[in-house]
RNA sequence: GGAGCCGGCCAGACAGUCGCGUCGCAGCAAUGCGCCGAGGAAAGUCCGGGCUCCAUAGAGCAGGGUGCCAGGUAACGCCUGGGCGGCGUGAGCCGACGGAAAGUGCAACAGAAAACAAACCGCCGAACGGCCCGCAAGGGUGCGUGGUAAGGGCGAAACGGUGGGGUAAGAGCCCACCGCCCGAGGGGACAACGCCUCGGGGCACGGCAAACCCCACCCGGAGCAAGUCCAAAUAGGGGUGCGAUGGCAUGGCUCGUGCCGCACCCGGGUUGGACGCUCGAGGCCUGCGGUGACGCAGGUCCCAGAGGAAUGACUGUCCACGACAGAACCCGGCUUAUCGGCCGGCUCCGCCA
Numbered sequence: 001g002g003a004g005c006c007g008g009c010c011a012g013a014c015a016g017u018c019g020c021g022u023c024g025c026a027g028c029a030a031u032g033c034g035c036c037g038a039g040g041a042a043a044g045u046c047c048g049g050g051c052u053c054c055a056u057a058g059a060g061c062a063g064g065g066u067g068c069c070a071g072g073u074a075a076c077g078c079c080u081g082g083g084c085g086g087c088g089u090g091a092g093c094c095g096a097c098g099g100a101a102a103g104u105g106c107a108a109c110a111g112a113a114a115a116c117a118a119a120c121c122g123c124c125g126a127a128c129g130g131c132c133c134g135c136a137a138g139g140g141u142g143c144g145u146g147g148u149a150a151g152g153g154c155g156a157a158a159c160g161g162u163g164g165g166g167u168a169a170g171a172g173c174c175c176a177c178c179g180c181c182c183g184a185g186g187g188g189a190c191a192a193c194g195c196c197u198c199g200g201g202g203c204a205c206g207g208c209a210a211a212c213c214c215c216a217c218c219c220g221g222a223g224c225a226a227g228u229c230c231a232a233a234u235a236g237g238g239g240u241g242c243g244a245u246g247g248c249a250u251g252g253c254u255c256g257u258g259c260c261g262c263a264c265c266c267g268g269g270u271u272g273g274a275c276g277c278u279c280g281a282g283g284c285c286u287g288c289g290g291u292g293a294c295g296c297a298g299g300u301c302c303c304a305g306a307g308g309a310a311u312g313a314c315u316g317u318c319c320a321c322g323a324c325a326g327a328a329c330c331c332g333g334c335u336u337a338u339c340g341g342c343c344g345g346c347u348c349c350g351c352c353a
Stems, first nucleotide, its partner, number of pairs: 001349010012318007020037002023034004039324001043335002046333005051223004058255004063219005068082005083097001084095004098214002103212002105208002120152002122148003127145003130141004160178006179203001180201007188193001227275004237266005246260004282301008319322001
C1' cells in the first nucleotide's frame, strides 16, 4: 500500500421563529412559564417471560414444541464457552448435530439395475449344449445357456482404498498396509468427546426421521377490546328446555372438581368517567468475580404515556447532501428493511528498511 474477518457505536449538525401533546407551577378564565417528547429496528408478530382473568390450573389421552455437552438467564427455539462435521491459505464462518444393526414407508430425472440389487457397453469362454476341422486325443468359433461389479457409462447416491497373489476372466476370493465396525481395559475432561493398548470381525450395518415412528425433556387456555372500580340507565315481558341418568363453568376429549331452581334465546335499556399506564428482569459510571455470556456491590439519573390518537413546519449557515422507517400494556430475543460514516481488535498478500 492492497484485499478481507470480527465486535461496538452514530443515524445530518448548529442557531432562530412559529406550532402540537402529557405533566408541574401561577391564574376565575383566556393564557403564560418550566421539564420531557419515537427507534435501532418502534416493523414481522416468529419464540420466551411478566401482568390480568378464567377454576385452586389437578390426572390421563390427544395435540404441539425442543433435540451434541456444560453454563448464563425470569424464561426461551436466545446467548456464551467447548466437542464433532463441513468450508476458507488465514482471521474466521456455517450446521434441527438423539435413534436408520425396532417396524412401516420414500427415492423425481437419468440409468440395464436404487437395496439382503443389477449385466447396457466391455472382459471371459473354465462348465453344459450347437456348429466347423480332425481317425482319435484335441483344437477352433462367442452361436445358445452362462460367468464377471476390475474398466466405461447413468446418477445426489451403484455395496471400502492401494499393491500383490489368484483366476477362463474377475471379485476381501486370499494376503500386506491404510481405513471401518464391535468389545474390553487404561489414563485426560464435570460432560459432549478425544488419545493409547489389546482382542475380535473381511466389512456385515448404504441414504432420508424439517416422512410416519421410537426415546428423552418441556407446554392449561385466552389475551390490555386482558381485567377492575365509580356513575348513569332500566322493566318488566315473551318463548324454549331440564328438574336431577339435568344444566352451566368447560372453547380439544374424558374423568375429577365447583355452583344451581335455574339455564338459554328473543326483544328492550345503557355505552360517560377513572384505574390498569409506565420506576423498569431500567439507563450510565466505577470496582470486584468469571475465558465468556453474565453476576454482585457502590454511586448517579428519570428518559413519551396519548385515547381519533402529540412528536411538525419554515428560515439561515456548513458538510461527506442525509437511508429504512414511526410508539399504543411492558420486557428479553430472533428475523427482515436500512444513505453513509466512525472506533477498536485481528488475518493474508506485496514492497521498503
Bacterial RNase P class A from Arenimonas composti TR7-09 = DSM 18010, 353 nucleotides, folded computationally. Rfam family: Bacterial RNase P class A. It is annotated as a ribozyme. The coordinates come from a structure-prediction model, not an experiment, and the mean pLDDT is 75. NCBI's taxonomy places the organism under Bacteria, Pseudomonadati, Lysobacteraceae, Arenimonas, Arenimonas composti.